[in-house]
């Protein structure tokens, strides 16, 4: 330099053009307990950046940024 893959709550993972972007775990609050843990209920929290296509984009296209693999 070229090609391919990936980037979503703190972490791990789903979401394949339309539903309040979902789950686990962590964190916070409450209940339970003499206390802790466990358990139960609730809550906070995310689409790497920009542009384009579309009535509508996490999802498709392009550029950039970051990570990984292969080739030279």
């Nucleotide at each position: 330099g070229u090609g391919c893959c990936c980037g979503u709550c703190g972490u791990c993972c789903a979401g394949c053009g339309g539903a309040c972007a979902g789950g686990a775990u962590a964190c916070c609050u409450g209940c339970u307990u003499g206390c802790c843990a466990u358990g139960c209920a609730g809550g906070u929290g995310a689409c790497g950046g920009g542009a384009g296509u579309u009535c509508g984009a996490a999802u498709c296209u392009c550029c950039c940024c970051g990570g990984g693999c292969a080739c030279u």